[in-house]
Context: one part of a larger RNA
Parts: sequence; C1' cells; structure tokens
RNA sequence: GCCAGGGAGUUCCGUCCGUCGGCGAGGCUAAGCGCGAAGGCGCGUAACCGUAGCGAAAGCAACAUGCCCGCAGCCCCUCUGAGGGGUCAGGGGCGGGGUGUGCUCGCCCGGAGUCGGCGGAGGGAGACCCGAAGCCGGUCGAUCUAGGCCUGGGUAGGUUGAAGCCUCUCGAAAGGGAGGUGGAGGACCGAACCGGUGCUGACGUGCAAAUCGCUCGGUUGACCUGGGUCUAGGGGUGAAAGGCCAAUCUAGGCCGGCAUUAGCGGGUUCCCCCCGAGACUGCCCGCAGGUAGACCUCCCCGGAGGUAGCCGGUGGGGUAGAGUUACUGAUUGGGUGCCCAGGGACCGAAAGGACCCAGCACCCUUUCAAACUCCGAACCUGCCGGCGCCGUAGAAGGGGGGAGCUAGGGCGUCGGGAUAAGCUUGACGCCCGAGAGGGAAACAACCCAGAGGUGGGUUAAGGUCCCAAAGUGCCGGCUAAGUGUCAUGCAAAGGGCGUCCAUGGCCUAAGACAGCGGGGAGGUUGGCUUAGAAGCAGCCAUCCUUUAAAGAGUGCGUAACAGCUCACCCGCCGAGGUCAUGGGCCCCGAAAAUGGACGGGACUAAGCCGGCCACCGAGACCCACCGCCGCCGAGAGGCGAUGCGGUAGGGGGGCGUGCCGCGGGAUGAGAAGCGUCUGCGUGAGCAGGCGUGGAUCGCGCGGCAUCGCGAAUCCUGGC
Repeated sequence: GCCAGGGAGUUCCGUCCGUCGGCGAGGCUAAGCGCGAAGGCGCGUAACCGUAGCGAAAGCAACAUGCCCGCAGCCCCUCUGAGGGGUCAGGGGCGGGGUGUGCUCGCCCGGAGUCGGCGGAGGGAGACCCGAAGCCGGUCGAUCUAGGCCUGGGUAGGUUGAAGCCUCUCGAAAGGGAGGUGGAGGACCGAACCGGUGCUGACGUGCAAAUCGCUCGGUUGACCUGGGUCUAGGGGUGAAAGGCCAAUCUAGGCCGGCAUUAGCGGGUUCCCCCCGAGACUGCCCGCAGGUAGACCUCCCCGGAGGUAGCCGGUGGGGUAGAGUUACUGAUUGGGUGCCCAGGGACCGAAAGGACCCAGCACCCUUUCAAACUCCGAACCUGCCGGCGCCGUAGAAGGGGGGAGCUAGGGCGUCGGGAUAAGCUUGACGCCCGAGAGGGAAACAACCCAGAGGUGGGUUAAGGUCCCAAAGUGCCGGCUAAGUGUCAUGCAAAGGGCGUCCAUGGCCUAAGACAGCGGGGAGGUUGGCUUAGAAGCAGCCAUCCUUUAAAGAGUGCGUAACAGCUCACCCGCCGAGGUCAUGGGCCCCGAAAAUGGACGGGACUAAGCCGGCCACCGAGACCCACCGCCGCCGAGAGGCGAUGCGGUAGGGGGGCGUGCCGCGGGAUGAGAAGCGUCUGCGUGAGCAGGCGUGGAUCGCGCGGCAUCGCGAAUCCUGGC
C1' cells in the first nucleotide's frame, strides 16, 4: 500500500413538544404482597397530576351564556351570476364577574385532563467516537550517567634543568659569580590512554537513534581506569550547562485516580422525494466560543385580503450639481478708510507728525469647502387610489416543534486611501459560497443562462481562413506600422513635410508657389563705441535719394574690409499655391533576465471604422413522449402559462442486516453461502436460470436492535 474483519448520537432518570391509544371531572398507581413453569395475572388509592384564581402575605374567592359579529358544516330561496338568506360547533367582540390598600391598570373566569406506547429536542450522567500537555497517589530504578567512600590497575620515548649539595672564585662581612652535581614542576614535545577543535567534510531510509576521515586538546595530574559500595523524584548529584539520574529530565519510568478536561483537530457507515439558509444585529473576560433576534424548515390556528413591479395623488429628504455681498470659514491682486497697544523706519528736545508692512472694515477682482448653503436634481421613501400579480385549491396575521449560521468572498456604483493595492471599512445591487451548461485558449464569482429524463428543433453570449461548427459574404472608407488580428493581455507627457478628412485666412491668368536667368544701387565706412566696428561684437537712431526694385540690412564670412547670400524687383514658365486650426488611422517616445508567443498556424485582411444579409452556436426557449411533486376530485381525471440546481439544515417516504412472535411455505429430486448470466425497480436493492456447495432457509403481518464504512497518521490479521 491493497484486501478481509472490527469501528462512532447509546442507555437510565426527570422535563417540553408531537403522534397513537385507554379512561375521562377525573386519570394513575409506587414500593410491596399473592398466584403462575414462564410470558404474565390480580391486589395495593399512600403519593402525584388535574378539577380556581388573585395576592409578598394575612387573606378573599369567579358566567355551567345576557347581547352582537361570524368561518367551516347544515338548511332554504334563486333571475343559475355560484348570487341571496337562515342557523351557526370552533373563532372574535361586548357585557358581567374573582382578586390585587398601585383600581381609566395587571392577572384570571362560560370545565379537559391524565396514564401508557412511539418519535423529536434540551438537562443530569463518559453522553457520537478517537486525541492531550498536565495534576495527584503508590511503586521500580545510580548495570547509563553525577558525586562520595573502600580496594586494585595504567601512564612508550624524548626535552628542559628549580631547590639543595660540591669545587673554584669575588667580598671585611652580608652575600654574589662560574663550573659541576642534583632531578623539582596541576613544566615542555609526543604515543598508548582520556578527549572531541575545525572542515559547519563524509554519512544523513547511515556501518551507527551521534558513526567515519583528516585536523585538533590533555598525557605525573584537580590524570585515566577495574571491582565493591552509598545518595531517589520537588528528591538526589552537579568545578553550575537546568547538566545528569538506563537512547526519557524546567521535575525519571511504570501502574493507578481515568472513559480527566479539550470553546481545539480528525472521523461519523443505505436510497429516493419536497423546501432550503448564514457568515448580519444586541449582549457576554467577548474576539476559533456562547446566547437572544433576523434568515431556513415542519405542524397547527386563522378566514379575506396581501403588495416584490408600474402609474397617479399627497407628504418627507438636502446628496450629485451649483453657488458664495445668502451665512460660516478659507483665498489671488489692487484700491479706499481706520490704526489703541505689533515689525521696520524718518523728522523732532519733547509732545507730536509723516511713511512702508502687518491687522481690521468696505469696494473691485481671482479662487475654494465632508464637518458652508440663497439654491438643488436624478433618486430613495411614508400614506391613499388604480393597474398588474398573488390569494377561499386558504394569502395576510398568530402560536408551537427542529435547526443551521453569527471567520465570508468577488464584481458594479459610491465614501476612506494616492480618482494605489488580490487594500480597508461602510451603503445599495448582483453573483460565488450552495450553481451545473455555453462563451472568455486555460480561468469560484466577467458575458450568456438557472440543469427532472430522452429525442428533435430555434436562438443567447460569442463567433463563421485552417486546427474547429458556421461567409475566404456584400457595400463604403482607413491602415503599410505584421500596427493589428487580446472586451483585459499596459502605456504617458511630448514630438512626426507618414497618410486621409474637414474648416478658415491669404496669393493667383493684371500670371501666384517652386525652380532658373538678371538686378539687389547712391548719400554712407549713419552716429556712438572701439586698436578696428565699413549692413552683420555692442549702444542709439533707422532718414533721404535714384528706381521696376533694393533693409542704415536675413544668414554665412573678414583682424577690419572684401566676398557669398537673403529680403525686395524684372524676366522665363503657365495652374493652382501657401499658411493655420480641428479630426481619423499610423510612427517615435518603448529597457529584463534559458527560445518566441494574436490560443497556435497563419493573415495585407483573416486588421480597423460604418452599414447590410445569411449562417454556426447552451442543458436557455419551442415541440413530443415519460417520470416525480403539490393541490382539487369518490374515481376517471384536472390544474400548476410563472412546479422539480442545491452546501449547512428542516420535513416526508422507502431498501437492506441480525433476532423474536404469529401465519403460511421451501429444502438431499439439493437449503444457505459462493461464481456467472438474464430480467425488474428512480434508487437503496429484488427476482430468476446455470454452475459450485452439502444442510438449512425465504415470504406476509407485527415487534426488538451492539443494524449498513472508504477515509479517523483509525484497530486486528493476511499478502
């Protein structure tokens, strides 16, 4: 890992609700006793619940109906419209009554309970199963390791050369020096032995639950070591690291208390049918939990209206926008006035006077506001009416049983943020959650669309060259960039004699624009400046003349001149030219990490814009048949156009397993089980044939359960 077997809402007590049954103003026994082979039968009336409530209490103490409305039912009438009427259990409203010194108020009153079976739920218990870390008790451990005690053992070789002593020597002495001898040391180097530094090497399902290699520390010592012995769990031992006390230590191991507790994690076993959430609000030492409400489900009561949509009427609102001498607050420049304290600064001896700024007010002007508003939509919303829809096949409303949920998420439109975030927190809506199908290459929440089954058809979104169903469709235009062919898959400021379109100005046959030919002069080198300044460094001025025209000069150029040009004019030529603005597509701007991505191929349309027709394309829609559900109906049948997606969860109906009671059966002419085939059922499953097997087993009705496995690092076994 696979297979087989085992494996999780149980039982008791008391409570609430539903349902079935007995008895009923009553209901019922408990312990116990008697009898019986037993199932059980009988006795037992204590207790309990009910029969009266109200009041803290003392205490006091109620309609077995007086009136009205009225559903179902029943009855009558009817012009058949299902219309009118009568009676009306139940239901409702009055009236009446009990009680409370709170009295215009509260509670209660016109008799239904009780016992048992079954089902649902909550409480107490292990309470659906498995799972702690821990706490306490009693025991077992010092064969590992820590320390102590007793008694033994071990320590190659080499080096250094303390004290002391001897000799010589110096010295008055004290003492010193030299040589020798000597052999000290938690001395030195280094094996055994003890250790364990670095490679953060090897190994890392290992040789090994700590090893291997190289390297490294100690090696006469606080050294290493054998044997014996002592100290024990809040205790020991510790050259102290919370170290060690048998691979276990911030309190050992084992057993017990113990099925501890776990708001946490995992698991929780057959089928079909109907409905179907929530991740919100309040509170809680509350934030992984609970509890109440909202939302879901089931049942009952009730008996005629309801209101998700639209329209009209009548109210509410202060957002978007806008405005700002309509308030409050901010705000640019300027003007006027005031100026008592502020800053600067002038006159004056001072008083005081005058100036600039600031401040305040007003006027003109430029701008703003979530916490400004003279205004003010769309829109939202209360009430009334109408339409639509729902509703006597029972709506609205009310009561009760059972939940789950209270960690949500994305998108659209807004607020916050930076017109950031797969951001955050709110509002409204949709979707995912709990939603399949088609599209978007792939892709919970984007687009289309809400899936009972089968078959056929038509469309939606999106598409129609090939992969790949459908147009190599039609008309007009744009793009030359492979731009693009991506609803998304980036792109900006700023640029473009790329190209297309539109608008406006100006020039033009008295000849424009471009090109070519020619002219482009004189006063004058204007004046100033300057070394120079002559059109052309710079400053000032910018006239006059001759002309067809020609600037006191557009650029290049010179040291300065010169020179080349331009403006301007004439000629040649002969038809449009030039400038500006706006728009479409396109280009530049444009950088990322192994080989590229329109899904790919590829495409000049198979790209982009506008228009048109056709086709493809879902489980949508339509048609046919079938199944199921709800309601009506005695049934046949009808209605549901607008029933049948579904997690948590509620409700309903079934299948199967073991055993029991009753009934009726099968079986050696072959039971169960096993294998296989066939048929039936929506399904759980059921039936039959054949084979195997060799002795038990179905079915109907009823009952009782240790009753259904794929998961729990589940348990046991096999392979």
Predicted 3D model of a 719-nucleotide part of an RNA (large-subunit ribosomal RNA, domain II) from a marine sediment metagenome. Model confidence (mean pLDDT): 85 of 100. Rfam family: Bacterial large subunit ribosomal RNA.